[in-house]
């Protein structure tokens, strides 16, 4: 895009087309071929005429004539057209073009000559019979344009012969032979015979053309051809005797499969691809198979005969039938029209017409089935209505659409009229003849009236949005969409598209260069055959002559019409038709050309190709035949305990003398060094040495042949390693075995035995990553540089060297090529020729079938079913029990812990009415929580409220609400009482309190819908961007690389040159001076006092502020005169001076909806709220995180000493008093450098304990207290006296820390009425040990390498098993079909025969004869029996691998 189409929604009106693609199934009923009285004998039925009887005088019956006319029957024509089907056929069936000198043609046309004489019979009819029907038999009469007999006849026909020709052809001669005719009409006519010719139509021939398949390679026996014969309209094996041995066939024979074929029709720029409906020409079939008969034509749709199925009648004895003609009817199926009208038109068919007859045909009916047309209405019309959807709540949108106003009436619908198609033809010269049709068309009327749907809306692909739903239902052409915010589902608004139709299914072409002729490839993506020879084919050097076979003009011929395109006509258009033209690329013919290809000459060259000469390298092959060096084995000597082996072992050998070591001697194998991207060779392959034979290569040279040449389907040889036969040989070495080891196991890997094997000769096998992953061969296209062989020049005494040249083998590399990668004269560049082989993955190099094999196997090779991919190079990254390079308390090096023990405390399980919630590996567990007795609070239990505990708003009412008291109650609340509002614009005022609405509220869900916050990698050094270059791209490059550093810090180099975030700094703290200020800080000096208390002081400490100061600056080594690092000197301080704050791009759907906000869901007398008690505080246990010990570096008593940093008015609270103590009583001072917390501890002095469950340790429970607080039971801290557990230093395995750090020792603060804090966050005392190093864990940076991973190794992923499903293969069978074969039987029928039997015409003469004929019988012969193979299905317990889950 297109359909002979079908299904699903809808569906108005017309035209033209079209309509069983399936069961070549089966048919009820009615039509589809007749016609002629102008061929005939006639008269059954009708009309007409005349008679006769009955009579209801216009009927009945009967009779006779008539031929208007005719039924039946002779007989003419035609029935072989016209229609229907596509069942068979791969064929001379079709197409196309030639031929017929192998032919025939009825009716038509045209020419020539006739149309003369006799005969005998039948049908009807009459008349008897037979049969149930079909249907037939005997007797007897009649007619013909039925049948037959004679005469004439040629140019007919047969035969010879001439002549010409390619023949069977024309054309002359001459002989012979048999061979016609019919009538008919009143008349014209119309007919009949013989024979030429045209026309038409038909047979047969012959070249060319179009399907699948080689898992069909051979096929044939009337089969090829020749002779006679026979037979046909005609040639022929057509058919038959005989002879000969041929004919197809890889250019695909024979077999199988499937198919009517063409003009056309759909599609494509074409070129092809697919197709054969309808129309148009062929062909072939007619229930299935065979058969001739008649005829001008058939082997014959609606004729015949026979067989066989099947379906119908029957009296059971026989008989009838064939819709693939129109309709129709069953029935198959996704599906496919009326048992209609007329012969009025154009056709046919009889007729002299008139006519008859014609389901051809022309119409009409029904299907939106297909094309083409029209139409459902047109202008105005904003309050941009109501509704309906969306909203950001504004509004948007449906939409000028509607309402509503003015117009039109196409088409249905009505009213009246009314055809073109008709011309022939009858005919009285007047007219008459239309199925369609009262239709087309015209006109009348009224009214917008009566007429709009489907699919779609995530890309692709025009066209979004809201609700349900929630991986359900469901959608899907591919990708895919759907697990609670769905543009993909389902409905809704709304849009796009098409529109009396749309969509979906199907089938073809198309994109698809995706089979490649136009127009592809083969190193890695599928794909080069393991490698040679070679046969067909296929290609082929120079020159010249010629032919014209390909090739090129050009003419004629023909390609049928339709169709298509082009240009006009005709239906109002259009589609439909009709004229004209043009195309048809093809075929065969004439005429010409001669470059190219090709054939000829058995012309001719040499440069391709071979051959000869000289030399030359070589692990090129094949046989003989030798060498030494090692291993093991024997034998002998010396010799003693171990040898052997491995990562460690152990098996194994060994005192019955090994291992080691001389000496000798056997046997098989392989051949060190040389040696090498070195050599040969066609590949596989080829290695000690010599000798024999032998194959090619190179290199000079230029004598010979002269194009012999390249490829190479088929075929033929070569062909590792394994294996298989046969016979040998066996030293090592070594599948399978067998032991030891190893490991969860080790049916491996090590190790110690060891059999085939490995080796030689013979035959097989024919595979290899047989790999350059690159077929052969020929010619062009830059160089560089190593090596092998030879040549040639130059130089040299010689050795070297140097130039260049062929010829092998390598690396680089420039144009080109290529997806990239790479390849590049040894090409995967440029071109020719020739073969080989791909066509998505897997199923599979597999099944089956066939060939080769002894097997093993190998060669050729599907399908069915599944997937949406497989796969190539190459980028990013991410990983590795790859590789370098660096870093980190990461390891080692020390210090001290944790894991045992009580207890705190946090969390898991369990407990429960609740034990609210959240946090779960580092990176959760003393975490949200810097503080649960109530309250917090969210959890439970009970009990209340319902505009609410909390906001806003608005309407109506109140006078206040709150507070106090008092009653009930657990308490919320409830009732009572009890005293009371501001302002001023006295109000619809504020403020309150009831009422009502709209709403509040929710610690309810979702952190996987979100903002913010925030932890991790990680303070790791990295993360990226302009331009610009490069790369087909993805990306690279900058960032890498040589250094260097704590750093992508820096510097040098570089197609890179900059920039940013990040490192670093800038900022707080802390060391040091210095200026400035001195109070509540300080106190040298003077003074007072011994309380910086007070006067002074401004020095110093402090305190506040502002500056300096440290940048590798300075010198030496190093180092690329870098950067930078080593060491020094100043210097408080030195190479970031110590410590914080500071956290790139991103990663983990990290954590948070219970901090706060928020979408969206959910609850609304409750999941909101208030009240009272419980719980978050439980306890068999597990864990995480600390406290506190266990002692002697210690416990305890006395006594003595030095901080920092904070707090503090609902507070710190001093002095004083009290009390063993906590603590009370009391209030000074302080809104703070001024007073108070506030005596720091540990250290220091000295006492006592002396190793033990203690004078260590303090759980834990008694028992008395103190404090806060409405209130200490569940549940608070604290003191005081008695109690006095576990514990003795702590397995596996952990963690922290590099200097004021680890350890230890005390303070202080939030949070708070108090406490569970032994937490948490500070702040100072006292104050160490060790780091060789980076090998190894464990994180991290870079480079780089592999990669099949990319929700990236916590990644992909393979095979067995179990379960289900699906197809397919192999099977003992078993059950169909198809061709064919051999026999058997042998219908009909034509041939041929034929005794006996029958016989109108003619002849003889009455007896025969000629001819005919029925029966026989014989050759072919269908169906159909029987038989054994062949091929092809189906199905089969069982089995076998496949695929999906």
């Nucleotide at each position: 895009g297109a359909c002979a189409a079908a299904c699903g929604c809808u569906g108005g009106c017309g035209g033209c087309g079209u309509g069983c693609u399936u069961a070549a199934c089966a048919c009820a009923u009615g039509c589809a071929a007749g016609u002629c009285g102008a061929a005939c004998g006639g008269a059954a039925a009708g009309g007409c005429u005349u008679c006769u009887a009955g009579c209801u005088u216009g009927c009945u019956a009967g009779a006779a004539g008539u031929a208007c006319u005719c039924g039946a029957g002779u007989g003419g024509c035609g029935a072989a057209c016209g229609g229907g089907u596509g069942a068979g056929u791969a064929a001379c069936a079709c197409g196309u073009g030639a031929g017929u000198g192998c032919u025939c043609u009825g009716c038509c046309c045209u020419c020539u000559a006739c149309u003369c004489u006799g005969g005998g019979a039948u049908a009807a009819g009459c008349u008897u019979g037979g049969g149930a029907a079909a249907c037939u038999g005997g007797g007897u009469c009649u007619a013909u344009u039925a049948c037959u007999g004679g005469a004439u006849a040629g140019g007919a026909c047969a035969c010879c012969u001439c002549u010409u020709u390619a023949g069977u052809g024309u054309g002359g001669g001459g002989u012979g032979u048999g061979g016609a005719a019919a009538g008919u009409u009143u008349u014209u006519u119309c007919g009949g015979u013989a024979g030429g010719g045209g026309a038409u139509g038909a047979g047969c021939u012959c070249g060319c053309g179009g399907c699948c398949u080689a898992u069909c390679a051979g096929c044939u026996u009337g089969u090829u051809g020749g002779u006679g014969a026979g037979g046909u309209a005609a040639u022929g094996g057509c058919u038959u005797a005989c002879c000969a041995a041929g004919g197809c066939g890889u250019c695909g024979a024979c077999g199988g499969g499937u198919a009517g074929c063409c003009g056309g029709c759909c599609u494509g720029a074409g070129a092809g691809g697919g197709u054969g409906u309808a129309c148009g020409g062929c062909c072939a079939c007619a229930u299935u198979g065979g058969g001739a008969c008649u005829g001008a034509g058939a082997c014959a749709c609606g004729g015949c005969c026979c067989a066989g199925a099947c379906u119908c009648c029957u009296a059971c004895g026989g008989g009838a039938g064939g819709c693939a003609g129109c309709a129709g009817u069953g029935g198959g199926g996704a599906a496919u029209a009326u048992u209609g009208c007329a012969c009025a038109a154009u056709g046919g068919g009889c007729g002299c017409a008139a006519g008859c007859c014609u389901g051809a045909u022309g119409c009409a009916g029904c299907g939106a089935c297909g094309c083409c047309g029209c139409g459902u209405g047109g202008g105005g019309g904003a309050u941009g209505a109501a509704g309906g959807c969306c909203u950001u709540c504004g509004g948007g949108u449906u939409g000028u659409a509607a309402a509503c106003u003015c117009c039109u009436u196409u088409c249905a619908g009505u009213u009246g009229g009314g055809a073109c198609g008709a011309a022939g033809c009858c005919u009285u010269u007047g007219g008459g003849u239309g199925a369609c049709g009262g239709u087309a068309c015209c006109u009348u009327c009224a009214g917008a009236a009566g007429a709009a749907g489907c699919a779609c809306c995530g890309g692709c692909u025009a066209a979004c949005u809201a609700u349900g739903u929630g991986c359900c239902a469901g959608c899907a052409g591919c990708c895919g969409c759907g697990g609670u915010a769905a543009u993909a589902c389902a409905u809704a608004g709304g849009g796009u598209g098409c529109g009396a139709g749309c969509g979906u299914u199907g089938u073809c072409c198309g994109g698809a260069u995706u089979u490649a002729c136009u127009g592809g490839g083969c190193g890695u993506a599928a794909g080069g055959a393991g490698c040679u020879c070679g046969u067909a084919g296929g290609u082929g050097g120079u020159u010249u002559g010629u032919c014209a076979c390909g090739u090129c003009g050009u003419c004629c011929g023909u390609g049928a019409a339709a169709u298509u395109c082009u240009g006009g006509g005709g239906c109002u258009u259009a589609a439909c038709u009709c004229c004209a033209g043009g195309c048809g690329u093809g075929c065969a013919g004439g005429c010409g050309a001669u470059a190219c290809g090709g054939g000829c000459a058995u012309a001719a060259c040499u440069u391709g190709a071979g051959u000869g000469u000289u030399g030359u390298a070589g692990g090129g092959g094949a046989g003989a035949c030798u060498g030494g060096a090692a291993u093991u084995c024997c034998u002998g000597g010396u010799g003693u305990a171990g040898c052997g082996g491995u990562g460690g072992a152990a098996u194994g050998c060994g005192c019955a003398g090994a291992u080691a070591u001389c000496a000798g001697g056997a046997a098989g194998a392989a051949c060190a060094c040389c040696g090498a991207u070195g050599g040969c060779g066609a590949a596989g392959g080829c290695a000690g040495g010599u000798c024999u034979c032998u194959g090619g290569g190179c290199a000079a040279u230029a004598a010979c042949u002269g194009a012999c040449g390249c490829u190479g389907a088929g075929g033929a040889g070569c062909g590792a390693a394994a294996g298989c036969a046969u016979g040998g040989g066996g030293a090592g070495c070594g599948a399978a075995c067998a032991g030891g080891a190893u490991u969860a196991g080790a049916u491996a890997c090590c190790c110690u035995g060891g059999u085939a094997g490995u080796c030689c000769a013979u035959g097989c096998c024919g595979u290899a990553a047989a790999c350059g992953g690159u077929g052969g061969g020929c010619g062009c296209u830059a160089g560089a540089u190593g090596u092998g062989g030879g040549g040639a020049c130059c130089u040299u005494c010689c050795a070297c060297g140097g130039u260049u040249u062929c010829u092998g083998u390598g690396u680089c590399g420039u144009a080109g090529c290529u997806a990239a990668c790479g390849c590049a004269u040894u090409a995967a560049g440029c071109g020719c020729c020739c073969c080989g082989c791909c066509u998505g993955g897997g199923g599979a190099g597999u099944a089956c079938g066939g060939c080769c094999g002894c097997a093993a196997g190998g060669c050729u090779a599907a399908a069915a079913c599944u997937c949406a991919a497989a796969g190539g190079a190459a980028u990013u990254g991410a990983c590795g029990g790859g590789g370098g390079c660096c870093c980190g308390c990461a390891c080692a090096a020390g210090c001290g812990g944790c894991g045992g023990a009580g207890c705190a405390u946090g969390u898991g399980g369990a407990u429960u009415a609740a034990u609210u919630c959240g946090a779960u590996g580092c990176a959760a567990c003393g975490c949200g929580a810097a503080g649960a007795a109530c309250c917090u609070u969210a959890c439970c239990u009970g009990g209340g409220c319902u505009u609410g505990a909390c906001a806003u708003a608005u309407a109506c009412a109140g006078g206040a609400u709150g507070g106090g008291c008092g009653u009930a109650g657990a308490g919320a609340u409830a009732c009572g009482u009890u005293g009371u509002c501001c302002c001023u614009u006295u109000g619809u005022g504020g403020u309150c309190u009831g009422u009502a609405u709209a709403c509040a509220g929710g610690u309810g869900g979702u952190g996987c819908a979100u903002g913010g916050u925030u932890g991790u990698c990680g303070u790791c050094a990295g993360c990226u961007c302009g331009u610009g270059u490069c790369g087909u791209g993805a990306g690279a490059u900058g960032u890498u690389g040589g250094g260097u550093u704590a750093a992508g810090u820096c510097c040098c180099g570089c197609a890179a040159c900059g920039a940013g975030c990040g490192c670093a700094a800038c900022c707080c703290u802390u060391g040091u001076c210095g200026u400035g200020u001195g109070u509540u800080a300080c106190c040298a000096g003077c003074a007072u006092u011994u309380g910086g208390u007070u006067g002074g002081g401004g020095a110093c400490u402090c305190a506040c502020a502002c500056g300096a100061g440290a940048c590798u600056g300075c010198c030496g080594g190093g180092g690329u005169u870098a950067a930078c690092u080593c060491g020094g000197a100043g210097g408080a301080a030195g190479g970031u001076g110590g410590g914080g704050a500071u956290g790139a791009c991103g990663u983990c759907a990290a954590a948070u909806c219970a901090u706060c906000a928020u979408g969206c869901c959910c609850c609304u007398u409750a999941u909101g709220u208030c009240c009272a008690g419980g719980g978050c505080u439980u306890c068999a246990c597990a864990c995480g995180u600390g406290c506190u010990a266990c002692a002697a570096u210690g416990g305890u008593c006395g006594g003595u000493a030095c901080a920092g940093a904070g707090g503090g008015u609902u507070g710190c609270g001093a002095u004083a008093c009290u009390g063993u103590g906590a603590g009370g009583u009391g209030g000074a001072g302080c809104u703070a450098a001024u007073c108070c917390c506030u005596u720091a501890a540990a250290g220091c002095c000295g006492g006592u304990c002396u190793c033990a469950g203690u004078u260590c340790g303090g759980a834990u429970u008694g028992g008395a207290g103190u404090c806060u607080g409405c209130a200490a039971c569940u549940c608070g801290a604290c003191u005081c006296c008695a109690u006095g557990a576990a514990g003795u230093c702590g397995g596996a395995g952990u963690c922290g820390c590099u200097a004021g750090u680890a350890a230890u020792c005390g303070c202080a603060g939030a949070u708070c009425a108090g406490c569970a804090a032994u937490g948490c966050u500070g702040c100072g005392g006292u104050g160490a040990a060790u780091a060789c190093g980076u090998u190894c864990c464990c994180g991290g940076g870079c480079c780089u390498u592999g990669u099949a991973c990319a929700c990236a190794c916590c990644g992909c992923c393979c095979g067995u098993c179990a379960c289900g499903u699906c197809a397919u293969g192999a099977a003992a069978g078993u059950u169909g079909g198809u061709a064919a074969c051999a026999u058997c039987c042998g219908a009909a029928g034509c041939c041929a025969g034929u005794g006996g039997c029958c016989u109108a015409a003619c002849c003889u003469u009455u007896u025969g004869g000629g001819g005919g004929g029925a029966g026989c019988u014989g050759u072919c012969g269908a169906a159909g029996g029987u038989g054994g193979g062949a091929u092809u299905g189906g199905u089969g317990a069982u089995u076998g691998g496949g695929a999906c889950g």
A computed fold for a 1445-nucleotide RNA from an uncultured Actinomycetales bacterium, annotated as small-subunit ribosomal RNA. Its Rfam family is "Bacterial small subunit ribosomal RNA". RNAcentral holds the sequence, with entries from ENA, Greengenes and SILVA. Model confidence (mean pLDDT): 83 of 100.